Overview
Predicted 3D model of a 105-nucleotide RNA (SAM riboswitch aptamer (S box leader)) from Clostridium carboxidivorans. NCBI's taxonomy places the organism under Bacteria, Bacillota, Clostridia, Clostridiaceae, Clostridium. The RNAcentral record of the sequence draws on Rfam and Ribocentre.
[in-house]
Order: sequence, then structure tokens, then C1' cells
RNA sequence: CUCUUAUCAAGAGAGGUGGAGGGAAAAGGGCCCUAUGAAACCCGGCAACCGGCAACAGAAUUGCUAAGGUGCCAAUUCCUGCAGUGAUAAUCUGCAAGAUAAGAG
Repeated sequence: CUCUUAUCAAGAGAGGUGGAGGGAAAAGGGCCCUAUGAAACCCGGCAACCGGCAACAGAAUUGCUAAGGUGCCAAUUCCUGCAGUGAUAAUCUGCAAGAUAAGAG
């Protein structure tokens, strides 16, 4: 990097350092957050995909757990694309795109 599968409406500090930016990604637009302090780092926390334990003859599955491997901690994946239903709408449906995990190449 490519492919497969699963999930994405919940959850997570009024701590320390730090100082101006930030909101994953290709650009743009919108709308927001931010000196009542951005990013980043540390601590802390959330969740439970992998992991561990238990139930089952086993698989599937379910429950418990959180020491280990990730992930995450404003706003639906902040909104934005395409198609469908529809009245010009939408907290509607599907797809695409993206993120994360596990596996394969």
C1' cells in the first nucleotide's frame, strides 16, 4: 500500500508542562473550538477490537475482566459526495469516502 470482516447517535479530568493554533485525511466551502488558554508532551480517564478467565463436548455465542497490544477522550466520522423515497425538508434508506481493530497478501 491492497484485499476481507466488524464497528463508527454512547463513553472519557475545572491536573501539570506548553504557548497559537486547532477541528484524521486531497482541495475547496460551511459551521465551530481556542489567552475563561489551541497543537504537542506527561499524568489521568473511557471503551473493550485483540488479549485473559468462565460457561458449552466443540465451534458459534454469551458473561466477566482489564496486567498486556492498539484505539479514543467538543460538536453523528462536526457538516459537505452519489443514488432512492419525498414537497423545496428531514434526527429516513442504501452506496461511496474516511477512521479504528483483527486477519490475509